[in-house]
RNA sequence: GGAGGAUUAGCUUAGUUGGUAGAGCACCUGACUCUUAAUCAGGGGGUCAUCGGUUCGAGCCCGAUAUCCUCCA
Numbered sequence: 001g002g003a004g005g006a007u008u009a010g011c012u013u014a015g016u017u018g019g020u021a022g023a024g025c026a027c028c029u030g031a032c033u034c035u036u037a038a039u040c041a042g043g044g045g046g047u048c049a050u051c052g053g054u055u056c057g058a059g060c061c062c063g064a065u066a067u068c069c070u071c072c073a
Stems, first nucleotide, its partner, number of pairs: 001072007010025004019056001027043005049065005
């Protein structure tokens, strides 16, 4: 220098063919318990890496950029 892949909650990640973003763990509150843990019930937390484009509508399609991984030279 070239090619491919990944980027979504604090962490690990799902999300078919574009139609209002989910789970597990963690966190908070309550119940239970002598206390902790476990268990049960409830709750908060996401500008979907950034910028732009297409579209009535984008996590998803297109382009550029950034970071990381792999391969080629």
Transfer RNA from an uncultured Mycoplasmatota bacterium, 73 nucleotides, folded computationally. Rfam family: tRNA. By type it is a transfer RNA. The coordinates come from a structure-prediction model, not an experiment, and the mean pLDDT is 80.